[in-house]
RNA sequence: GGCACUGUAGCUUAGUGGUUAAAGCGCCUGUCUCGUAAACAGGAGAAUCCCAAGCUCAAACCUGGGCAGUGCCU
Repeated sequence: GGCACUGUAGCUUAGUGGUUAAAGCGCCUGUCUCGUAAACAGGAGAAUCCCAAGCUCAAACCUGGGCAGUGCCU
């Protein structure tokens, strides 16, 4: 330098155009316990990497550009 893939909550992921972005782990509170863990109940937390770019009635999702990461090639 070229090509491909990826970017969504603290972490790991789902979601592939349609109104309220979902789950597991973790975190907080409560019940229980002498206490801790486990279990059970409840709760907080992401407008989805960026664009005062495009398509569309409507974009996390499609297209383009940028940034970052991973892999391959030279």